[in-house]
Context: one part of a larger RNA
RNA sequence: GAUUGAACGCUGGCGGCAGGCCUAACACAUGCAAGUCGAGCGGCAGCACAAGUGAGUUUACUCAUGAGGUGGCGAGCGGCGGACGGGUGAGUAAUGCUUGGGAACAUGCCAUUAGGUGGGGGACAACAGUUGGAAACGACUGCUAAUACCGCAUAAUCUCUACGGAGCAAAGAUGGGGCUCUUCGGACCUAUCGCCUAAUGAUUGGCCCAAGUGGGAUUAGCUAGUUGGUGAGGUAAUGGCUCACCAAGGCGACGAUCUCUAGCUGGUCUGAGAGGAUGAUCAGCCACACUGGAACUGAGACACGGUCCAGACUCCUACGGGAGGCAGCAGUGGGGAAUAUUGGACAAUGGGGGCAACCCUGAUCCAGCCAUGCCGCGUGUGUGAAGAAGGCCUUCGGGUUGUAAAGCACUUUCAGUUGGGAGGAAAGGUUAGUCGUUAAUACCGGCUAGCUGUGACGUUACCAACAGAAGAAGCACCGGCUAACUCCGUGCCAGCAGCCGCGGUAAUACGGAGGGUGCAAGCGUUAAUC
Numbered sequence: 001g002a003u004u005g006a007a008c009g010c011u012g013g014c015g016g017c018a019g020g021c022c023u024a025a026c027a028c029a030u031g032c033a034a035g036u037c038g039a040g041c042g043g044c045a046g047c048a049c050a051a052g053u054g055a056g057u058u059u060a061c062u063c064a065u066g067a068g069g070u071g072g073c074g075a076g077c078g079g080c081g082g083a084c085g086g087g088u089g090a091g092u093a094a095u096g097c098u099u100g101g102g103a104a105c106a107u108g109c110c111a112u113u114a115g116g117u118g119g120g121g122g123a124c125a126a127c128a129g130u131u132g133g134a135a136a137c138g139a140c141u142g143c144u145a146a147u148a149c150c151g152c153a154u155a156a157u158c159u160c161u162a163c164g165g166a167g168c169a170a171a172g173a174u175g176g177g178g179c180u181c182u183u184c185g186g187a188c189c190u191a192u193c194g195c196c197u198a199a200u201g202a203u204u205g206g207c208c209c210a211a212g213u214g215g216g217a218u219u220a221g222c223u224a225g226u227u228g229g230u231g232a233g234g235u236a237a238u239g240g241c242u243c244a245c246c247a248a249g250g251c252g253a254c255g256a257u258c259u260c261u262a263g264c265u266g267g268u269c270u271g272a273g274a275g276g277a278u279g280a281u282c283a284g285c286c287a288c289a290c291u292g293g294a295a296c297u298g299a300g301a302c303a304c305g306g307u308c309c310a311g312a313c314u315c316c317u318a319c320g321g322g323a324g325g326c327a328g329c330a331g332u333g334g335g336g337a338a339u340a341u342u343g344g345a346c347a348a349u350g351g352g353g354g355c356a357a358c359c360c361u362g363a364u365c366c367a368g369c370c371a372u373g374c375c376g377c378g379u380g381u382g383u384g385a386a387g388a389a390g391g392c393c394u395u396c397g398g399g400u401u402g403u404a405a406a407g408c409a410c411u412u413u414c415a416g417u418u419g420g421g422a423g424g425a426a427a428g429g430u431u432a433g434u435c436g437u438u439a440a441u442a443c444c445g446g447c448u449a450g451c452u453g454u455g456a457c458g459u460u461a462c463c464a465a466c467a468g469a470a471g472a473a474g475c476a477c478c479g480g481c482u483a484a485c486u487c488c489g490u491g492c493c494a495g496c497a498g499c500c501g502c503g504g505u506a507a508u509a510c511g512g513a514g515g516g517u518g519c520a521a522g523c524g525u526u527a528a529u530c
Base pairs, nucleotide, nucleotide: 001530002529003528004527006526007525008524009523010522013377014376015375016374017373018372019370020369021335026333027332028331030330031329032328035080036079037078040077041076043073044072047071048070049069052065053064054063055062056061087288088287089286096213097212098211099210100209101208102207105205106204110201111200112199113198114197115196116195117194118152120150121149127142128141129140130139131138132137158167159166160165172193173192174191175190176189177188180187181186214260215259216258221251222250223249226248227247228246229245230244231243232242233241263285264284265283266282267278268277269276270275290311291310292309293308294307313324314323315322316321341367343366344365345364349363350361351360352359353358380410381409382408383407390401391400392399393398414471416466417465418464419463420462424457428452429451430450431449432448433447434446435445436444474519475518476517477516478515479500480499481498485514486513487512488511489510495502496501
């Protein structure tokens, strides 16, 4: 000099953009953060509408009741999603990360291609009844549906194979409908969405290798599934991954083992560079989810807001037994020099579910707080010498503050008040036309056009008008380094100080004043890095 996730002191007008627990991976009250689908299913607790029935009567209304009949829908069965998104950096010096290779793998949803979607069965929730428990939560009996579950059939380019052969699947739903049939439900046709098998792709993930990736030798030897082989098991897959047997290997001064420290990277800071330091925000990877362990489900987890076991802690209890996990967003206590609101909205972007409308989304987008940083703007402009008054200094002549002020003439950014006012909006809905599909001018889908229509931010950005210089400057320093000097007070005292050093009676070095210098909504100090 540059820099910082900074803190502290003094001061503080506005805006834009960013950033904001670096400490206790300490403990957490409260609310929210993952749901959705009725176009899979049986149903109907609640809400709304209701044919019908009854009563009142102002004969058209009011009241009551009212078929799951309709819109819908609590709980339940079922599907998909809760493995993403969000947080944290405890652990990890290599099962990690970075770069470059590799072969023995898997991959829901998505895209493309080929083929199929036949015919049956038995249950379990919900519900009803009985019943245990303080509660959490159960138990028994009975009924029932499905895109839930299970056989059968069919089956290959799929799997296995002794190459003869053997084995393996599925589910329906919704919209529309002319002929034919009909038990008037539908069959059937058609469109869309699904389902099953196989292949390919894309994406994502698992695995292996090499090199690189901290300190300590006051750590020199380490190793028994250890190193390799054969066979088997296991896995999606290679492999001592596991096991049996056999061999005796494997690593190490090019630092094994042990120990301390640490998430890694793109990057960031500094520097001419080489290098050094660092890993906040943003992005990629990894690890973790009260502590330790385990598996289940699933395409994917050994699963932050799932399950089980053990432990510590907290809470409830009828003492028999139960409940919980903010390193999600806010917020609280604590720790600390120190770090924000128990805010708004799904309008946009993205995600989950759904045919869709839509629902959910503390992801996200916004707002609030903080000069924490960077950037921009303002705190007026011009004129004005009697060089006013006052202050300070003085050699008492004057000098300086100083065109500074006052005065005069202007301007009105920003802030204030009033009014206008984009863009972020594309979707979605509906109507018409046209094309595709089809038996079809239904339905559905594509395109075009018209109409309609969705904004948290938001009193938005921006624009105009109004009023008036009106509301807006401090901080540090002035001995040398280092830009900037005098007076008074003090008298080795009080004090200053980054280094050298100042202060013991004229201190440009302490304290005050006047003046000056430097930065400026900041300025200085401390800490840290180059």